The prediction has a mean pLDDT of 82. The RNA shown here (c-di-GMP-I riboswitch aptamer) has 98 nucleotides. The model forms 95% of the base pairs in the Rfam consensus. It was read from a public genome assembly, where an Rfam model found it.
[in-house]
RNA sequence: AGCCGAUAAAGGUAAACCCAUCGAAAGGUGGGGGCGCAAAGCCACAGACCUAACUCUGCGGAUUCCUUUCCGGCAGACAUGGUGGCUGGGUUGCCGUA
Repeated sequence: AGCCGAUAAAGGUAAACCCAUCGAAAGGUGGGGGCGCAAAGCCACAGACCUAACUCUGCGGAUUCCUUUCCGGCAGACAUGGUGGCUGGGUUGCCGUA
């Protein structure tokens, strides 16, 4: 120095759940909490997964000069929205050879 990781030491982080808040939602942030984590630090680059506001399509309804316009209605598609505590990749880093 690299690999590796202990029932070591020092420190770190914080699942579910609760409260507040932002968001259409997924989810985020702050406080409490503590299941876990040796990268559960950072980066949405690839895959995977979650959501579907906008938009588009169909249906339904309304309107009407009859082919236009509209909709807190229903269904489908869609990421431009997310999850790094899903996997890979990139990058930085604490302690120790038990």